[in-house]
Context: one part of a larger RNA
């Protein structure tokens, strides 16, 4: 390679947009590139297959034969691929009315709280733990009342809930902006699906450079515990968290489960919209379309479990697996300021 896998054994790329490739609806015509067929030609002997013969047999060796599943010229057919013209409108898209939203950016406000500062009132203790102490306090702490500074988060609403491609988003007004549903004809008419390679975005820690530092907190000093205690406990604390501005590019980036479309009983909640019913107005009921949970058939499945949000049956692309250890090392080679990151062996050895 060829077969067989990817939830959880090896295996879905973090995420999305997309180039080239690959795959593409419904009808009608051409046309014959692929397909299908018919005839010449060619496919060398030998070898393979099959007859027969010839060495006492065989092995070996003659003789004929098929056969050599290609190839090229040329006649033909037209389902079905492709090509070309032509038409559709169910796939995709525009438009229009409406909707929900913690989707993204920026600037502005706002409380409660932590912590320090400055005054008042007070007097010995507070703290902190299994005890404790190491800290704080009569140079007046802790409590308690006022006034002040600053920083970082947004209690309750609050939901297996919303909204995002994914990381992620949660005070509150504003401006600017992406995106989604619903619903009604209109309207373009296949404009469509994935995508190597690229590009873009991408928690936390990390790193540049400059601000900014309240609370918290690696690494550090100190009390304790302990045989030790380079740790769990407890007092402190500095990078760093926090803003700009740029760089990393990894995560158990998970639902450990690629993307798209079509089909396969049900029942229950919930979001969010639309029609009908009921109502004074809800409330409730009934249909449907979008999401978002549970439970459960038939199928899967080794099970566990999945089950219209499929791990079910089907198609189409894209990525990725191939015992374990060595090893996500080592050499290259790319990117990065570095830490590293991506790609990625072998020997050995079991």
């Nucleotide at each position: 390679u060829u077969g067989g896998g990817c939830g959880u054994a090896a295996a879905g790329g973090g995420u999305c947009c997309g180039u080239a490739g690959g795959c593409g609806g419904u009808c009608c015509g051409u046309a014959a590139a692929g397909u299908c067929u018919g005839a010449u030609g060619u496919g060398a002997a030998a070898u393979c297959c099959c007859a027969c013969a010839g060495c006492u047999c065989a092995a070996c060796u003659g003789u004929g034969g098929a056969a050599c599943u290609g190839c090229a010229u040329u006649g033909g057919a037209a389902a079905c691929u492709c090509a070309c013209g032509g038409a559709c409108u169910a796939g995709a898209g525009u438009a229009u009315g409406a909707g929900a939203g913690g989707g993204g950016u920026u600037a502005a406000g706002g409380g409660a709280a932590u912590u320090c500062c400055c005054g008042g009132u007070g007097u010995a203790a507070g703290g902190g733990u299994g005890a404790a102490a190491u800290c704080u306090g009569c140079a007046g702490a802790g409590a308690u009342c006022g006034g002040g500074a600053g920083g970082a988060a947004c209690a309750c609403c609050a939901g297996u809930c919303g909204c995002g491609a994914a990381g992620g988003c949660g005070c509150u007004u504003a401006a600017c902006u992406g995106g989604c549903u619903c619903a009604u004809u209109a309207c373009u008419g296949a404009c469509g699906c994935u995508c190597a390679g690229g590009g873009a975005c991408g928690a936390a820690a990390g790193c540049u450079a400059g601000g900014g530092g309240a609370g918290c907190a690696a690494a550090c000093g100190g009390g304790a515990u302990u045989a030790g205690a380079u740790a769990c406990c407890c007092c402190g604390g500095u990078a760093g968290u926090c803003c700009u501005a740029g760089c990393c590019g990894u995560a158990a980036a998970c639902u450990a489960u690629g993307g798209u479309c079509a089909c396969u009983a049900g029942g229950u909640g919930u979001u969010g919209g639309a029609g009908g019913g009921g109502u004074u107005a809800a409330a409730c009921c009934c249909u449907u379309c979008a999401g978002u949970g549970c439970c459960g058939c038939c199928g899967c499945u080794c099970a566990c479990g999945c089950a219209u949000u499929a791990a079910g049956u089907g198609a189409c692309c894209c990525g990725c697996c191939u015992g374990g250890g060595g090893a996500g090392u080592a050499c290259g080679g790319u990117c990065g300021c570095a830490a590293g990151g991506c790609u990625g062996a072998a020997a050995c050895u079991c």

RNAcentral holds the full RNA, with entries from ENA, Greengenes and SILVA. Predicted 3D model of a 350-nucleotide part of an RNA (small-subunit ribosomal RNA, central domain) from an uncultured bacterium.